Molecule: transfer RNA
Organism: Candidatus Zambryskibacteria bacterium RIFCSPHIGHO2_01_FULL_46_25
Order: sequence, then structure tokens, then C1' cells
RNA sequence: GCGCCCAUAGCUCAAUGGAUAGAGUACUUGUCUUCGGAACAAGGGGUUGGGGGUUCGAGUCCCUCUGGGCGCA
Repeated sequence: GCGCCCAUAGCUCAAUGGAUAGAGUACUUGUCUUCGGAACAAGGGGUUGGGGGUUCGAGUCCCUCUGGGCGCA
């Protein structure tokens, strides 16, 4: 330099262009326990990397930028 892939909750990941963007884990609180852990219950936590476009409607499609990974040279 060229090509491909990825970016969504603190972390790991889901979500057929259409319901209030969910799950596990972590965190907080409660129950239990002598205490802690485990278990159970409840709760908080999101500008879906930035910008623009298409569409009645975008996490999803298109363009661009940024960051990361892989391959080729």
C1' cells in the first nucleotide's frame, strides 16, 4: 500500500428493517448464615464508536471518518 472482519450495559455476547434494544456475568439491596461465601428474590446501569444518507420506520442497509484484529505484498 491492497483486501477482509469487528465496534451494542463495567465485561462476554444476542437482537429477520417494525413491541419499551435483551441475556449471562459483575455491581447494589434484601432473605438466609455467628460472619463470609453459595443459593434465592429485587433493583440500578445503554447517545448501539463519531458524522451523513436511504426509508413511514435503522443496532441492522449505503457512504465517510476513528479505533482494533487477520491476511497478502